A computed fold for a 352-nucleotide part of an RNA from an Archaeoglobaceae archaeon, annotated as large-subunit ribosomal RNA, domain III. RNAcentral holds the full RNA, with entries from ENA. Its Rfam family is "Archaeal large subunit ribosomal RNA". Gene Ontology terms of the family: structural constituent of ribosome and ribosome.

Context: one part of a larger RNA
């Protein structure tokens, strides 16, 4: 330079009254109004490391301002047999053995051992309640795994355990009409209309579909079967017996939750669980640890570490309260093929 650039620019936003203080546009608090709603909303990972909470502050920091604050100063706060981490073993790495070289501290195919996933494999927990801040850890109810014995049954087919495309069946969540049955609004009062709600899990017990096995059965100038391919003396059709899922019922609940009521039908339905089938390849779609029976007693044992908060247009990585980047899950209604695009719910937020 200068009291100058900048503090405006995308993401449409606030206003009015109350409070609280020396002191309000800017902090709380209500009420209108607006913005997102495949997110700007919920729940994890990485990361961060204490930024969490809860009182007393305002010199800094905070592009103004501040009584507020991811700032400062004091205390407080992360509770596990079941979540995860620990075992396992992949690509891939370390050590040696051994082997190449004249030799090494250089190199390599094997073996040996050993490491390597918090999104592969894998024993077992659910619903409710509570904190100013923790919870499948605290509490309450109700539950299951693991050890070790004995008795019986059994000795290996199997399970973990797998491609990509398409195509069938059976649930489930969740949405929706509709009627009942509670609640609010509704009025001078009662109604109508309108608006909300009508709920619960693990485990245990029972039915339970394909598909396989197996006994019967005994079929062709055919017969069964399917969306579809198809199938039958190498034994269809039909009958009967076994293994058998998701999930439904009761049951958990003489219980939670709910002010109360806490029934019932229909229809839509998943990208979410199961279960079968066809096609395709010059591509054939992981190991390994571990598991594989039933009753009955016994043991009252389950270590050690994570766990608090953000998770982002202010706690991460970009020097910065930076329109940037960042990985996995959930995902209502009207319109529509749709997770587009609009507009809305829950549920966030009005942008320093």
């Nucleotide at each position: 330079c200068a009291g100058u650039a900048g503090c405006a620019g995308c993401a449409u936003a606030g206003u009015c009254g109350g409070g609280u203080g020396a002191g309000a546009a800017u902090c709380c608090c209500g009420a209108c109004c607006g913005c997102c709603g495949g997110a700007a909303g919920a729940g994890c990972a990485a990361g961060g490391u204490u930024u969490c909470c809860a009182c007393g502050g305002c010199a800094a920091u905070g592009u103004u301002c501040c009584u507020c604050a991811g700032c400062c100063g004091u205390g407080g706060g992360u509770u596990a047999g079941u979540c995860g981490g620990c075992c396992c073993u992949a690509a891939g790495g370390u050590g040696g053995u051994u082997c190449c070289u004249a030799a090494g501290u250089g190199g390599a195919c094997a073996c040996c051992a050993u490491c390597g996933a918090a999104a592969g494999g894998g024993g077992a927990g659910c619903u409710g309640g509570u904190u100013a801040a923790u919870a499948u850890u605290c509490c309450a109810g109700c539950a299951c795994c693991u050890c070790c014995u004995g008795u019986c049954c059994g000795u290996a087919u199997c399970c973990a355990a797998c491609g990509c495309u398409u195509c069938g069946g059976g649930a489930u969540a969740a949405g929706u009409c509709a009627a009942g049955c509670g609640g609010g609004u509704g009025u001078u009062g009662c109604c109508a209309g309108c608006c909300c709600g009508u709920c619960c899990a693990a485990g245990c017990g029972u039915c339970g579909a394909a598909a396989c096995c197996u006994c019967u059965g005994g079929a062709g100038a055919u017969c069964c079967g399917u969306a579809a391919u198809g199938g039958a003396g190498a034994g269809a059709a039909g009958g009967g017996g076994g293994u058998g899922a998701a999930g439904g019922c009761g049951u958990g609940a003489u219980g939670g939750c709910g002010u109360a009521a806490g029934u019932u039908g229909g229809c839509u339905g998943a990208g979410u669980c199961c279960u079968g089938g066809a096609g395709c390849c010059c591509a054939u779609g992981a190991a390994a640890a571990g598991g594989g029976g039933a009753c009955a007693g016994g043991a009252u044992g389950g270590g050690c570490c994570g766990u608090a908060c953000c998770g982002a247009g202010a706690u991460c990585c970009g020097a910065c309260a930076c329109u940037g980047g960042u990985g996995c899950u959930c995902u209502g209604g009207c319109u529509g093929a749709g997770a587009a695009g609009g507009c809305c719910a829950a549920g966030g937020c009005g942008u320093g």